[in-house]
RNA sequence: CGAGCCGGCCAGGCAGCCGCCGUCUCCGGGGACACGUCCCCGGGGCAGGAGGAAAGUCCGGGCUCCACGGAACAGGGCGCCAGGUAAUCCCUGGGGGGCGCGAGCCCACGGAAAGUGCAACAGAGAGCAGACCGCCGCGGCGCAUCGCCCACGGGCGAGACUUUGUCGCGGCAAGGGUGAAAGGGUGCGGUAAGAGCGCACCGCGCACGACGGUAACGUCGGCGGCUAGGCAAACCCCGCCCGGAGCAAGGCCAAAUGGGAAUCCGCGGGGCGUGUUCCGCGCCGGAUUCGGGUAGGCCGCAAGAGGCGGCCGGCGACGGCCGUCCCGCAGAUGAAUGGCUGCCCGCGCCACCGCCUCGGCGGCCGGCGUCGACAGAACCCGGCUUAUCGGCCGGCUCGCCCC
Numbered sequence: 001c002g003a004g005c006c007g008g009c010c011a012g013g014c015a016g017c018c019g020c021c022g023u024c025u026c027c028g029g030g031g032a033c034a035c036g037u038c039c040c041c042g043g044g045g046c047a048g049g050a051g052g053a054a055a056g057u058c059c060g061g062g063c064u065c066c067a068c069g070g071a072a073c074a075g076g077g078c079g080c081c082a083g084g085u086a087a088u089c090c091c092u093g094g095g096g097g098g099c100g101c102g103a104g105c106c107c108a109c110g111g112a113a114a115g116u117g118c119a120a121c122a123g124a125g126a127g128c129a130g131a132c133c134g135c136c137g138c139g140g141c142g143c144a145u146c147g148c149c150c151a152c153g154g155g156c157g158a159g160a161c162u163u164u165g166u167c168g169c170g171g172c173a174a175g176g177g178u179g180a181a182a183g184g185g186u187g188c189g190g191u192a193a194g195a196g197c198g199c200a201c202c203g204c205g206c207a208c209g210a211c212g213g214u215a216a217c218g219u220c221g222g223c224g225g226c227u228a229g230g231c232a233a234a235c236c237c238c239g240c241c242c243g244g245a246g247c248a249a250g251g252c253c254a255a256a257u258g259g260g261a262a263u264c265c266g267c268g269g270g271g272c273g274u275g276u277u278c279c280g281c282g283c284c285g286g287a288u289u290c291g292g293g294u295a296g297g298c299c300g301c302a303a304g305a306g307g308c309g310g311c312c313g314g315c316g317a318c319g320g321c322c323g324u325c326c327c328g329c330a331g332a333u334g335a336a337u338g339g340c341u342g343c344c345c346g347c348g349c350c351a352c353c354g355c356c357u358c359g360g361c362g363g364c365c366g367g368c369g370u371c372g373a374c375a376g377a378a379c380c381c382g383g384c385u386u387a388u389c390g391g392c393c394g395g396c397u398c399g400c401c402c403c
Base pairs, nucleotide, nucleotide: 001399002398003397004396005395006394007393008392009391010390012344013343014342015341016340017339018338020049021048024045025044026043027042028041029040030039031038032037033036051374055385056384058383059382060381061380062379063246064245065244066243075242076241077240078239079238080094081093082092083091084090095109096107097106098105099104110237111236115235116234117231118230132176133175134172135171136170137169138168139167140166141165142164145158146157147156148155149154184202185201186200187199188198189197203226204224205223206222208221209220210219211218212217250299251298252297253296260290261289262288263287264286265285270284271283272282273281274280306325307324308323309322310321311320312319313318345372346371347369348368349367350366352363353362354361355360356359
C1' cells in the first nucleotide's frame, strides 16, 4: 500500500422565523365549598420532549386478574458439556463436525445394533442389493492352421498347443457405466480370474481397559475383517420444561334515559288478571330515597432486574461493594417531538491541477444534488430476528514492497 476478519460508536451541527405535546409557573375571567385551597376556560414565560432498532411480536420474565389437592395421559416446546441469569429457544467458555491459506465464520449437535416408514429420475442392482459392458474357466459351432482327395470351383478328416469370432453353462465383483448414495481405502501376497480371501498401514465399530479432563470428549492400548449404510425440521423412543388470559389486564369515581328495590301518597269512582258473581289479593299511577351497570373521567403510568464511574472476584457471560445521577424533565389516547430559510460539515457527480505502474490515486476552489438512511414510544424490562445513507475508533489476519 492492497485485500479481508472481529468488536465498539455516531445517526449531521448552529442560528432565525412559524408551529406541536404534556408539565411547571405567572396573569385575566368564571365556579365550588369545610374560607383556605381546589376545579374549568383563555393568554404569557423558563426548562423538557423517540430508537438502535421504538419494528416483527418470535422467545423469556416482571406486573394484574382468574383457576388450582397430587400424579399420570393428551398436546406443545427444547435437546453435545459446564456455567451465567428473574428467566429463556438467550449469553459466555469448552468439546465435536464443516468451510477458509489465515484472522475467523457456520451447525435443531440425543437415539437409525427397539419398531414402522421413505429414497423421484437414472441404473443390471437401492436394503439381509446386483451382473449391462467387462475379466476368467469349461463345452458346442465356425474361421485361421495342418493332413488327404480333386473335374482346381472345392470336398472330407483332424483340431493337442497358440490366436480369434459366436452361442451356452458357470465363476468374479477388480475395471467401465448409472446415481445424492453401489456397503471401507492404499499396497503387497494370493488366484483360472478375482475378492478382507490373507497380511501391513489408514479408516470404522465396541454396553473393553488405562491415563487426562467437573463434563462433553481426547490420547494410548486391546478386541472385531467390517457385521452395524442415509433420513428422526418422517412417525416414533429417551430426557427436561410448560395452568389460562392479558394494560381492551385490573382498580376507583360516576351522568342522561330505561329498568330494579324500599318507604309513603292516592284507598277508589277506573282498567287488567285470578273461569263466572261477591269479598279478598296482585299489577297498572305519583313522590322520595337507595343500590348495580353503561357513556364519560381518574388511577395503573414510569425510581427501574435503571444509567454513569470506581474497586474487588471470574478466562468470560456475569456477580459483589461503594459513590453519583434521574430537576416539574416523553407519557400521548387517532395519538406531540415538525416545517421553511441561511451558513457550515460529510458524501456523490461535473469542471480544474499534479502524479504515475495508463488504470487509478491525490489535491483544491467553484458549481450542481426533493443527497445525509432505516424508521415513530403507547404497561415495563431481558433477548433474538429483520431494515438501515454515510462515517469514525480499536484489535487482528493474508499478500506485495522498503528499512
Bacterial RNase P class A from a Pseudomonadales bacterium, 403 nucleotides, folded computationally.
Taxonomically the source falls in Pseudomonadales (Bacteria, Pseudomonadati, Pseudomonadota, Gammaproteobacteria).
Rfam family: Bacterial RNase P class A. The family's RNA type in Rfam is ribozyme.
The sequence was found by an Rfam model in a public genome assembly.
The coordinates come from a structure-prediction model, not an experiment, and the mean pLDDT is 75.
Of the family's consensus pairs, 96% are formed in the model.